[in-house]
Predicted 3D model of a 96-nucleotide RNA (transfer RNA) from an uncultured Bacteroidales bacterium. Its Rfam family is "tRNA". Gene Ontology term of the family: triplet codon-amino acid adaptor activity.
RNA sequence: AGGAGUAUAGCUCGGCGGUAGAGCGUCAUCCGGCAUCGUUCAGCAAGCAGGCGGUGCACAGGCUGAAGGUCGCAGGUUCGAAUCCUGUUACUCCUG
Numbered sequence: 001a002g003g004a005g006u007a008u009a010g011c012u013c014g015g016c017g018g019u020a021g022a023g024c025g026u027c028a029u030c031c032g033g034c035a036u037c038g039u040u041c042a043g044c045a046a047g048c049a050g051g052c053g054g055u056g057c058a059c060a061g062g063c064u065g066a067a068g069g070u071c072g073c074a075g076g077u078u079c080g081a082a083u084c085c086u087g088u089u090a091c092u093c094c095u096g
Stems, first nucleotide, its partner, number of pairs: 001095007010024004018079001026066003030062002032059001033057007041050001043048002072088005
């Protein structure tokens, strides 16, 4: 210098002209877990273990919900572009 591939949510990816999505992660509620306090609760000889309720978390896990994107960038085509065309940037690879 020429050519090819990739670029979409925090991460990994799907979507290939007609509402931008999934999994994981994050946040919230609830369930659950643990700790602690209470108890006109039933048990037993006792003090324990339990039921119920309040409060708090470095809380494994589960349900439900939410937030999060100018689709690498800039133009063009089109009623409509993440998708097609052109240029360009970054990374990877190939040729010389």